[in-house]
């Protein structure tokens, strides 16, 4: 300098171009118990950044930052 793969919740991963983006675990609120742990019901939380294609993008294209690999 060049190629390749990755980037989704606080963390760890799902999701064929059709949606209200899912699930553990963490957190918080009931329950439950004398009380705590466990279980048990519910809540909140998420698509790196900008553009573009499309009726319609987490998914397809550009570049740009980030990690981690390979030549040189």
């Nucleotide at each position: 300098g060049c190629c390749c793969u990755c980037u989704u919740a606080g963390u760890u991963a799902a999701a064929u171009g059709g949606a209200u983006a899912u699930a553990a675990c963490c957190g918080c609120u009931c329950a439950c118990u004398c009380c705590u742990a466990a279980c048990g019901a519910g809540c909140a939380a998420u698509u790196g950044u900008a553009g573009g294609u499309u009726c319609g993008a987490u998914u397809c294209c550009u570049a740009c930052a980030g990690a981690g690999g390979g030549c040189a």